[in-house]
Predicted 3D model of a 380-nucleotide RNA (Bacterial RNase P class A) from a Chloroflexota bacterium.
């Protein structure tokens, strides 16, 4: 200097004039019991790294709820972090890369079911298509019997792989090395890893159903609460309307009120508790309200420091307050500058705007800057 890789940051600036939203202070007019409304002045603040996606996890609110089981859903190597997570960190194994680094839907195939098309002899057992060897026959083309899985072919995959010995020809038949499996020992919290011994050894798919381990209530700020106002205390239906007790009334049929029990109802389903309960509950049609206030921004928050930890991160000390709109606030005009393209004139200036708030992941992004590491070249 070039290329790569991991991480971080900026992403327009300044001035003038006019304008917008929130908070605070002061003053004034009118109204007002007061609060407060309106106006003026002053001070302070006002879109993001993703505000996007709505894919996970929560805080918060409501649904009465609790326990056990089933269903359903989610995650899936190990150990940590975190409020939690499907996220982050460190490690293990496998794969890619010369490397720095990157990727992994990473538990189980002897619990069971299922699939492996076509080709091929054959795809869960195998007993063989071409071939090789031995014996017998022969008109010497070949036929019959036996042995074989080394060579060839088909295929994504076919009888562990390579080499050697041995054999009639071959084969883990034997041997060496490698892979797999079983046992033993060392190291490690663990996933695993290293070594030794042994027999010689039939796949792949679970991002197929499934089994195993761990976990999970639902809905969502348009949650929810308050005020004001208005309407139709609306209409129809289903199921049921049981037992008992006390008091009152009675036209003696019963009715009204209070208490208890039970049928029944409340959760995706079941059981137990609990709650409601002779109506609860269920279904259909219709009407009013579309106004205001709260929720609404102090947070598992941000910054700095040393300490612990490989790290993610943690506790401690110090400092800070950084939008709260609601027909939805950041704008308009002018000038200069920055950056990019261009000889100049001139043109361009990325992705993109909170709507309850956070922790993540994913996606989009003109241009520029910084740091570590890897590979290559050059110079000394």
């Nucleotide at each position: 200097c070039c290329a790569g890789u991991a991480g971080g940051c900026c992403g327009g600036g300044u001035g003038a004039c006019c304008g917008c939203c929130c908070c605070g202070a002061u003053g004034a007019u009118g109204c007002u019991u007061g609060c407060g409304c309106u106006c003026a002045u002053c001070g302070g603040g006002g879109a993001g790294g993703a505000a996007g996606g709505u894919c996970c996890g929560a805080g918060c609110u409501c649904c009465a709820c609790c326990g056990g089981g089933c269903a359903g859903c989610g995650u899936g190597c190990u150990g940590g972090g975190u409020a939690a997570c499907g996220c982050c960190c460190a490690g293990g194994c496998g794969g890619g890369g010369c490397g720095a680094c990157c990727c992994g839907a990473c538990g189980g195939a002897a619990a069971g079911u299922g699939g492996c098309a076509c080709a091929g002899a054959g795809a869960c057992c195998g007993u063989a298509c071409c071939g090789c060897c031995c014996c017998g026959g022969g008109u010497c083309a070949c036929c019959g019997g036996g042995g074989u899985a080394a060579g060839g072919g088909u295929g994504a995959a076919a009888a562990g792989g390579u080499g050697g010995g041995g054999u009639a020809a071959g084969a883990g038949c034997c041997c060496a090395c490698c892979g797999g499996c079983u046992c033993c020992g060392g190291c490690g919290c663990g996933a695993g890893u290293c070594g030794g011994a042994g027999g010689c050894c039939g796949g792949c798919c679970a991002a197929a159903c499934c089994c195993c381990a761990c976990g999970c209530g639902g809905a969502g700020c348009a949650a929810g609460g308050c005020c004001a106002a208005a309407u139709a205390g609306g209409a129809g239906g289903g199921c049921g309307u049981g037992c008992u007790u006390c008091g009152g009334c009675u036209u003696c049929g019963g009715c009204c009120g209070g208490g208890g029990c039970u049928a029944g109802g409340g959760u995706g389903c079941c059981c137990g508790g609990c709650c409601c309960g002779a109506g609860a509950c269920c279904c259909u049609c219709g009407g009013g309200u579309u106004g205001g206030c709260c929720g609404c921004u102090u947070g598992a928050c941000c910054c700095c420091g040393g300490c612990g930890g490989c790290a993610a991160c943690g506790a401690c000390g110090g400092g800070g307050c950084u939008a709260g709109a609601u027909u939805g606030a950041u704008g308009g005009u002018c000038a200069c500058c920055g950056c990019c393209c261009g000889c100049a004139a001139g043109g361009g200036u990325a992705c993109a705007g909170a709507a309850c708030u956070c922790g993540g992941c994913c996606u989009a992004u003109a241009g520029g800057c910084c740091u570590g590491c890897u590979g290559g070249g050059c110079c000394a």
Model confidence (mean pLDDT): 76 of 100.